[in-house]
């Protein structure tokens, strides 16, 4: 410090997620030791048991017992125990310590002040005092009640308990008189105002202080040392002095507390108004003290958008966690404060409480009970139950520290100190170290007989012993107080005291001995393979893995990380600049209110003076300690701890400064406003007027249609429409001008005239003198539609009716048509109310244009200036697009708004509205996206340009018939398999009767039909004539009977048995190689460098021409290049050269009926090798002086001459595992091998490709002519003979320019047929033959005779072809015994028609445009309905809770009060009084009850929408002009 997820890719926006740190944690697996910390976060739930607050005999009275000893009359007594224990009176403490966080949003807390408005026990210090009296009461004794708790009565008694009197300072309080300060006011001075200074002028409710007087108000004793005196039962007692501890009244202090002020302190406005003791005053009550704290009276205030009131949540802080910081979160442990103590209320005592282990009352709960009544409160320490994911010992000790009491010893102390339990956290240590390669074994993996890895790891050798275990020894923490000794009175010395430490330290012994796991290994993120599984099981923080080769599941091995821990879960901060103070945004991503006026508020021009609030400087106080940080130090280190410093960014006070802001005062004119003079305008309102059009009415003319549409129909019309003329009526809107022209804040405003009226601009620089800007709330205006009332209604026109369209058509189109549109009045208050851009001010290069004015100059032009409106563009800005002086630039001021998508602008609540609805505005749940701009593609029922037998123009077909072949489907034991739009279907198959053959039935074999290796065996062995069984395979017998090498021993081959293995047309073409198809022989597809862009990318390759072509030329931020195109190659067309047999034959010769038959020849044809030729080369025109095109010449051939081969980057998971090869999987007496027979040929039907036809351009018969490519030895097969023919006999010639196949056919000549189901057509069937073959039944071909079906040119639709082409005619070949070939591949013969052209169909290329597509339109995607699940709204009601209001009742208690009753101190005239208690009454008041409402939550028949789900249903709304933008 960043990263992953969006997209085909990119930039941005934006969210989700991860890596880090932390924790009072929990869970899973695992677990050696030690130190230091830490441990009920949940039920402030309930608690058994023990302990947690006592102490003082030096305040007081009383006062045992056990036991021991002595005495005894044996009944007992005495002494010690002991003035002890228990208890009581009294004092102090119990208000601290300890616990918890329920309540509390301020009666709290933090920081800083105030208290001149207060209190303070114990402590320190200081001053003064302590005199004289009195009455009770507990304990105790007696007695009574009660189960108990406890209580009563009678009697006795003490005090540092209580009471009276005296004294009484500087106490308290009242009053009077002064002084100082302060304040108010007057006066004087500084030239005036003002201000300042001064002042022995006056006043005062303030503060400090002095004096006088009145009233009132204290006390307690005890102990001990020493001394003295007296008494003594010799223990001691009494008195005095001294001393110690106490007591009383004051002063001061320290520490502690009360009260009060300022500032700060969570969320919510879907809580906007709250408040009657409320706010203030006067007087009083009350308090330690101020105060409505309380009361009476008076006034009507007080608080609130700077958020009152209400609701929710919460103890606050020092700090802690995190973070660079600012912040954010948090408030365990430790420390400070607060609150609470079963729940609610109340007071008492006291210095202090409204009191955790005190009191009273009420309530709930529990316990005891003799039913009468009592008792209790762990949120103290342990512990129990419960709750919970979860949190410890019913431990030891007061030795230390601290606290209470005490003179002290001491006692008490679950505070505290310690130990224990828990890996809960932090820290440290260990589980060994060194050597050691046969790189052991084993495991695992690749894989094939070898290697890799685990791995120096182990074994083995040497060494060490921390920790653990055992034995021994031994601390610190302890020094005080107290006691003893000494003393120069400062102090010194000695003694006493340890819970734990202690499993410690140290020494010795022991033996590598006792001590390693957890998680991860697709990316983020370090770490990889095998097996299993097969969208299953499962994983997953996000993206995502898993559908047969999973590095993501499970296991194993290996590896990585951390380590006595490791992971997971939860939470917080961080990353997140993702609430942005530091440090964000709002044209299109979320986000500018529709517009204006204006309140509060915020902000505000120039100059001068003052002030000093903000600001700033210095100083002082405070900011507790602990913590963090730094230095040093102590535990062996560290964690931990000690000490010192720094820091504590804050608050307060004082003294300065005065630039800026504020405030006060004065001035100015540049902002703003006004005056005066001009100007333009659909600015607004009202009234009136006008013409065109339209419809209707009346009349005339006229006579059959009109209207409407893509085409029609509905509709209108002979009762006279439409059309046309005239007249009249009505309503609405205002053509041309008219213009990115004008006006207005926006909405909006358009005929003309008049009236009223708002604003703007220009000029002048006359007036005011900052009067300004913005604007939360608020108020007004606000298109259309809609609503209410009343009018009006020509046209148009939701709804509605009809006609069409359509699968449907509740639409688009057409004919009608009501609300409405119009007017008046009143509502509504919303729009893509848009420039998707809030308002204001200033600044910052330009160009062009419009509009309203002014100035210069004028004839026009031109120059210049202000306002407004536009376009283009610079810098700059922006993610980009774009904006660009009219900013989206640079700044300032103010307002509004945003914070992932969906749910949802919805629900609920509130406000507004007649309603419709509007404004405000969530959540649960759900997703990992949603989005913006731009890029490349693809696509479009977008556009432009251009091609192609693409259409058109033609010729011939297919689709109809019969047959052939292929396919689907069906059938079957099997009908083997594959190919399925173009690009499967006469395709693999270029030859299915057996074989092929993969399929089926049946019969057989199991190292196998075939390959290699190993082991063993084998000589009458291998092989085998022949015989038997069998359908065959196979089985059984069997005359005969071997081979090669050789050093002669043997070896090899063969055969038999066995082991490894063979074999598979089994599966996966979606694991693959190779090959192939297709787009497409279409013209494209890329790269290097450079440039542009943040980038994806672009440029190049686009543009202007041209071409078959990205072919070439020109231009150009491009310049070049590669693969394609072209060319090179083959063939064909012309010529030449060479060569001349088997080919050829012109001339010469020979021969024949005739023939290159022969000699001969190379001239010709031809053959087959090499060359020539064609290049837009030449001419003319067009064209950009180009490329090129058009025409022409020459030429065999002319613009690529014709044809072929050649197929770019890529696409289709295209095809093929059945050509072959091959990974994985599967079968192994079978999914292998073999045999016979069957099947692949089955047939209701459908499709595809063909053949033959339907005839006269024909058929048939006879005659005659002319090819080329090819093939031939298990072959082609001549002549001749036989047969009607197929064919047979025959066997010349030929391994071929030689012989044969081999007669080419159409054509041509002649005859017949005469338009008919025929002399067309030949299917089908019958009969007879031939050929091949082991074999023609299923299931071959051919011939002859006979038979003679459908068919008379083919619906919708559809195919091929642009020249030697189509059409038509025959010939050959491969495969092959034969052939189902009408197929395929070739060859030649005859030989056309048409193309005006590119609007349309199909396909393609380039450019451009739109896009919500990118699996790319066979795309994407919307809504209802149906099904399941989830959360949620409404709802008759039901239930629970909360806060108040009103009323009733009213405990305890304070206060008040009383003519009740009782009473020791004091007074008394003895009657009583003062005072007090009890009781009664009154006010207040807790609990409780009643009533009407409010708020919150839960639940509910039914109901509403929403979300998510597998491939459901219906349509097609949106994205392209999405087919009606």
């Nucleotide at each position: 410090a960043g990263a992953g997820c969006a997209u085909g890719a990119u930039a941005c926006u934006g969210g989700c997620u991860c890596a880090g740190a932390a924790c009072g944690a929990a869970c899973g697996c695992u677990g050696g030791c030690a130190g230091c910390g830490u441990g009920c976060c949940u039920u402030a739930u309930a608690c058994a048991u023990g302990c947690a607050a006592g102490u003082c005999g030096a305040g007081c009275g009383a006062g045992a017992a056990a036991c021991u000893c002595c005495c005894u009359u044996c009944g007992g007594g005495g002494a010690g125990g002991a003035g002890u224990a228990c208890a009581g009176c009294g004092g102090c403490a119990g208000a601290u310590c300890g616990g918890u966080g329920a309540g509390u949003a301020a009666u709290g807390c933090a920081u800083g002040g105030a208290u001149a408005a207060c209190c303070u026990g114990c402590c320190u210090u200081u001053c003064g005092g302590a005199g004289c009296g009195g009455a009770a009461u507990a304990a105790c004794a007696g007695u009574g009640c009660g189960a108990a708790a406890g209580c009563g009565c009678u009697g006795c008694u003490a005090a540092u308990g209580c009471c009276g009197c005296a004294u009484g300072u500087u106490g308290a309080u009242c009053u009077c008189c002064g002084g100082g300060c302060a304040c108010u006011u007057g006066c004087u001075u500084a030239a005036u105002c003002g201000u300042a200074a001064g002042u022995g002028g006056a006043g005062u409710a303030g503060c400090c202080u002095g004096g006088g007087g009145g009233u009132u108000g204290a006390a307690a004793g005890g102990g001990u040392u020493g001394c003295u005196g007296c008494c003594u039962u010799u223990g001691g007692g009494c008195a005095g002095c001294u001393u110690c501890c106490g007591c009383c009244g004051g002063g001061a202090g320290a520490g502690g507390g009360g009260u009060u002020c300022a500032u700060g302190u969570c969320c919510u406005a879907u809580u906007a108004g709250c408040u009657a003791g409320u706010u203030g005053g006067u007087g009083a009550a009350g308090u330690a003290a101020u105060g409505g704290c309380u009361c009476a009276c008076c006034a009507a205030g007080g608080c609130g958008a700077u958020g009152a009131u209400g609701g929710g949540u919460a103890g606050c802080c020092g700090g802690c966690g995190u973070g660079a910081g600012a912040g954010c979160g948090u408030g365990a442990c430790c420390g400070g404060c607060c609150a609470c103590a079963c729940u609610g209320g109340a007071a008492c005592u006291g210095a202090g409480a409204c009191a955790c282990u005190g009191u009273c009352c009420a309530g709930a709960g529990c316990c005891c009970c003799a039913c009468g009544g009592g008792g209790c409160g762990c949120a103290g320490c342990a512990g129990u139950a419960g709750g919970g994911a979860a949190u410890c010992a019913u431990c030891c000790a007061c030795a230390a520290u601290g606290g209470g009491c005490g003179c002290a010893a001491g006692c008490c102390u679950g505070a505290u100190g310690g130990u224990g339990c828990g890996a809960c956290g932090c820290u440290g240590c260990g589980u060994g170290g060194a050597g050691g390669a046969a790189g052991a074994a084993g495991g695992c993996c690749c894989a094939a007989u070898g290697g890799g890895u685990u791995g120096u790891a182990a074994a083995c050798u040497c060494c060490u012993u921390u920790c653990g275990g055992g034995a021994g020894u031994u601390a610190a923490g302890a020094a005080c107080a107290u006691c003893c000794c000494u003393u120069u009175c400062g102090a010194g010395g000695g003694a006493c005291u340890g819970a734990c430490g202690a499993a410690g330290g140290c020494u010795c012994c022991u033996a590598a001995a006792g001590a390693a796991g957890c998680c991860a290994u697709g990316g983020c993120u370090a770490a990889c393979u095998c097996c299993g599984u097969g969208c299953c099981a499962g994983c997953a923080g996000c993206c995502g893995c898993g559908g047969u080769a999973a590095g993501u599941c499970g296991g194993a091995g290996a590896u990585g990380g951390c380590a006595a821990g490791c992971g997971u879960u939860g939470u917080u901060c961080g990353g997140a600049u993702u609430c942005a103070c530091u440090g964000g945004g709002c044209g299109u991503a979320a986000a500018g209110c529709g517009c204006a006026u204006g309140u509060a508020g915020g902000c505000g021009g120039c100059c001068c003076g003052g002030u000093a609030a903000g600001u700033u400087a210095g100083a002082g106080g405070u900011g507790a300690a602990a913590g963090c940080c730094c230095g040093c130090g102590g535990c062996u280190c560290a964690a931990c701890c000690g000490u010192g410093g720094a820091a504590u960014u804050g608050c307060c006070u004082c003294u300065g400064a005065u630039a800026c802001u504020g405030c006060c005062g004065g001035g100015c004119u540049a902002g703003a406003g006004g005056g005066c003079g001009a100007u333009a305008g659909g600015g607004g309102a009202g009234a009136g007027u006008g013409g065109a059009a339209c419809u209707c009415u009346u009349g005339g003319u006229g006579g059959a249609g009109c209207g409407g549409u893509g085409g029609a129909a509905u509709g209108c019309g002979u009762a006279g429409a439409u059309a046309u003329c005239a007249a009249g009526a009505g309503g609405a809107a205002c053509g041309c001008c008219g213009g990115c022209g004008g006006c207005g804040a926006a909405a909006g405003c358009g005929a003309c005239u008049c009236u009223c009226u708002g604003g703007a601009u220009c000029g002048u620089u006359c007036c005011u003198g900052a009067c300004g800007c913005u604007g939360a709330g608020a108020u007004g205006c606000g298109a259309a539609a809609g609503c209410c009332a009343g009018g009006g209604u020509a046209g148009c026109g939701a709804a509605c009716g009809g006609g069409a369209u359509u699968a449907g058509a509740u639409a688009c189109c057409c004919c009608g048509g009501u609300a409405g549109u119009c007017c008046u009045g009143g509502c509504c208050g919303u729009a893509a109310a848009c420039g998707a851009u809030g308002g204001g001010u200033a600044c910052u290069u330009g160009g062009c244009a419009g509009u309203a004015g002014g100035g210069g100059u004028u004839a026009a032009c031109c120059c210049u200036u202000u306002g407004c409106u536009g376009c283009c563009g610079g810098a700059g800005c922006u993610a980009a697009c774009g904006c660009g002086u009219u900013a989206a630039g640079u700044a300032c001021c103010c307002c509004g708004c945003c914070u992932g998508g969906g749910u949802a602008g919805u629900a609920c609540g509130g406000c507004c509205g007649c309603a419709a609805g509007g404004c405000u505005a969530a959540a649960a749940c759900u997703c990992a996206a949603a989005g913006u701009a731009a890029u490349u593609g693809a696509c479009g029922g977008g556009g432009g340009c251009u091609c192609g037998c693409a259409c058109a123009a033609g010729c011939g077909g297919u689709g109809g018939a019969g047959c052939a072949u292929g396919u689907g489907c069906c059938u079957u034991a099997a009908u083997u398999c594959g190919a399925u739009u173009c690009a499967a279907c006469g395709c693999g198959a270029g030859g299915a009767a057996c074989c092929u053959u993969a399929c089926c039935a049946g019969g057989a074999c199991u190292u196998g039909a075939c390959a290699u290796g190993c082991u063993g065996g084998u000589g009458g062995u291998a092989c085998a004539a022949u015989c038997c069984c069998g359908a065959a395979a196979g089985g059984g017998g069997g005359a005969g009977g071997a081979c090669c090498c050789g050093c002669a021993a043997g070896g090899g081959a063969g055969c038999c048995a066995g082991c490894a293995c063979a074999g598979g047309u089994g599966u996966u073409g979606c694991a693959u190689g190779g090959c192939u198809g297709u787009c497409g022989u279409c013209c494209g597809u890329u790269c290097g460098u450079a440039u542009c862009g943040u980038g994806a990318g672009a440029u190049g390759u686009u543009g202007g021409g041209u071409u078959a072509a990205g072919u070439c030329c020109c231009g150009c931020a491009a310049c070049g290049a590669g693969c394609g195109a072209a060319a090179c190659c083959c063939u064909u067309g012309u010529c030449c050269u060479u060569a001349g047999u088997u080919g050829c034959u012109a001339a010469c010769g020979c021969g024949u009926c005739a023939u290159g038959g022969c000699g001969a020849g190379g001239a010709c044809u031809c053959u087959a090798a090499g060359g020539a030729g064609a290049c837009u080369g030449c001419c003319g025109g067009u064209g950009u002086c180009a490329a090129a095109c058009c025409g022409g010449a020459g030429g065999a051939a002319g613009g690529u001459g014709g044809g072929g081969a050649u197929g770019a980057c890529g696409u289709c998971a295209a095809g093929u595992c059945a050509u072959c090869a091959u990974g994985g999987c599967c079968c192994u007496u079978a999914u292998g091998u073999u045999c016979u027979g069957g099947g692949c040929g089955g047939g209701a039907c459908a499709c595809a490709u063909g053949c033959u036809a339907c005839a006269a351009u024909g058929g048939u018969c006879g005659g005659u002519a002319c090819a080329a490519u090819g093939g031939g030895a298990a072959g082609c097969g001549a002549a001749g003979c036989c047969g009607c023919a197929a064919g047979g006999c025959g066997g010349a010639g030929c391994g071929a320019a030689g012989c044969c196949c081999u007669g080419a056919a159409a054509a041509c000549c002649g005859g017949c047929c005469c338009c008919a189901g025929u002399u067309c057509g030949g299917a089908u069937c019958g009969g007879g033959g031939g050929c091949u073959g082991c074999a023609a039944c299923c299931c071959g071909c051919c011939c002859c005779c006979g038979u003679g079906a459908a068919g008379u040119c083919g619906g919708a639709a559809u195919c091929g072809c642009u020249a030697g082409u189509a059409a038509u005619c025959g010939c050959g070949g491969a495969u092959c015994a034969g052939c189902c070939a009408c197929g395929c591949c070739g060859c030649g013969g005859u030989g056309a028609a048409u193309a005006u052209g590119u609007g349309c169909c199909c396909g393609a290329g380039c450019c451009u445009u739109g896009u919500a597509c990118a699996c790319a339109c066979c795309g994407c995607c919307c809504g209802u309905c149906a099904a399941g699940c989830c959360a949620u709204g409404g709802a008759a009601g039901c239930u629970g809770g909360g806060a108040g209001c009103a009323c009733g009742c009213g405990a305890a208690g304070u206060c008040g009060u009383g003519g009740a009753u009782c009473c020791a101190a004091c007074c008394c005239u003895c009657g009583g009084g003062a005072g007090g208690g009890u009781c009664g009454c009154g006010c207040c008041c807790a609990c409780c009850g009643u009533g009407a409402g409010c708020c919150c939550a839960g639940u509910a028949a039914c109901u509403g929408g929403g979300g998510c789900u597998a491939a459901g249903u219906c349509g097609u709304a949106a994205c392209a002009a999405g087919g009606u933008a």
Molecule: small-subunit ribosomal RNA
Organism: metagenome